[in-house]
RNA sequence: GAGUCGGUCAGGCGAUCGCUUCUCGUUCACUUUCGGGUGGAUGGGUGGAGGAAAGUCCGGGCUCCAUAGGGCAGAGUGCCAGGUAACACCUGGGGGGCGUGAGCCUACGGAAAGUGCAACAGAGAGUAGACCGCCCGAGCAAUCGGGUAAGGGUGAAACGGUGCGGUAAGAGCGCACCGCGCGGCUGGUAACAGGCGUGGCGAUGGUAAACCCCACUCGGAGCAAGACCAAAUAGGAAUCCGUCAGCUGUGGCCCACAGUGGAUUCGGGUAGGUCGCUACAGGCAAGUGGUGACACUUGUCGCAGAUGAAUGAUCGUCCACGACAGAACCCGGCUUAUCGACCGACUC
Numbered sequence: 001g002a003g004u005c006g007g008u009c010a011g012g013c014g015a016u017c018g019c020u021u022c023u024c025g026u027u028c029a030c031u032u033u034c035g036g037g038u039g040g041a042u043g044g045g046u047g048g049a050g051g052a053a054a055g056u057c058c059g060g061g062c063u064c065c066a067u068a069g070g071g072c073a074g075a076g077u078g079c080c081a082g083g084u085a086a087c088a089c090c091u092g093g094g095g096g097g098c099g100u101g102a103g104c105c106u107a108c109g110g111a112a113a114g115u116g117c118a119a120c121a122g123a124g125a126g127u128a129g130a131c132c133g134c135c136c137g138a139g140c141a142a143u144c145g146g147g148u149a150a151g152g153g154u155g156a157a158a159c160g161g162u163g164c165g166g167u168a169a170g171a172g173c174g175c176a177c178c179g180c181g182c183g184g185c186u187g188g189u190a191a192c193a194g195g196c197g198u199g200g201c202g203a204u205g206g207u208a209a210a211c212c213c214c215a216c217u218c219g220g221a222g223c224a225a226g227a228c229c230a231a232a233u234a235g236g237a238a239u240c241c242g243u244c245a246g247c248u249g250u251g252g253c254c255c256a257c258a259g260u261g262g263a264u265u266c267g268g269g270u271a272g273g274u275c276g277c278u279a280c281a282g283g284c285a286a287g288u289g290g291u292g293a294c295a296c297u298u299g300u301c302g303c304a305g306a307u308g309a310a311u312g313a314u315c316g317u318c319c320a321c322g323a324c325a326g327a328a329c330c331c332g333g334c335u336u337a338u339c340g341a342c343c344g345a346c347u348c
Base pairs, nucleotide, nucleotide: 001348002347003346004345005344006343007342008341009340011318012317013316014315015314016313017312019048020047022045023044024043025042026041027040028039029038030037031036050324054335055334057333058332059331060330061329062222063221064220065219074218075217076216077215078214079093080092081091082090083089094108095106096105097104098103109213110212114211115210116207117206131152132151133148134147135146136145137144138143160178161177162176163175164174165173179201180199181198182197183196185194186193187192226275227274228273229272236266237265238264239263240262241261246260247259248258249257250256282301283300284299285298286297287296288295289294319322
């Protein structure tokens, strides 16, 4: 100088004016079983967004509904071992790929159950395949018949690769090494690695984030979940009273005609209110165990809880001139956005 990995912070300080939670006073009103309770005003103190509060993509807690058990369908996960409340997350390890390296990426089970797909090019794309070439034969020749996957050509991909032998030319046809399959052995909890033997490989191209097969996991809806208190109006039930009076309408009025019971109590539901609501898989520190994720023990801290929804505005000053962005039941993750500053470890 260039780079890799991990972590911390997220403008600071001061003044003034506000908003909101909790708490302590003062005061007023209502209520009281005289302890107090509820509401308003006002003063003091205290707490007041994030590393992602976001996307709502996974997993769990919590709540209600459903549920004997099992199966089908559907969805998800997919190398091994561990961590965890759980996960598609994390840690450690194995295989493969990239990088000089620190390190990074990896849906990484099965194509010897079946089905499907492969544009263009190419003779041929799977029961493989003779376009050029090579070799053999026929023919005067043009050409025809046969053999051949070594060489050329097409393609992302052409029935393992390199070499020697062999052959008319060739070919696992034979051999050596590599690759692959199978069977022991050794190491490892395992994934897997190493090595030995064996099979010429007619088990064999690719694709399973194509259907599918195998193994494992999964009930549904979500805080507008849900629980409680509870007006007015309308409707419902019960009891009592009332009996054709009363009231309303048509009509100038009467008759007439049409419509309609009254009171009390009860339960359900709506408006509204209260709870759920933030103290927990909680933070920090130390110790112990573990390679680590993490677990355990002890000490310590209390850190938003709103509901038309607070967390702000103005001014001064300093600097490196301030990014992405705003809680709404709560946690663990992942992903995405982000001005910059600092710290630690490591590589070339």
Molecule: Bacterial RNase P class A
Organism: uncultured Halioglobus sp.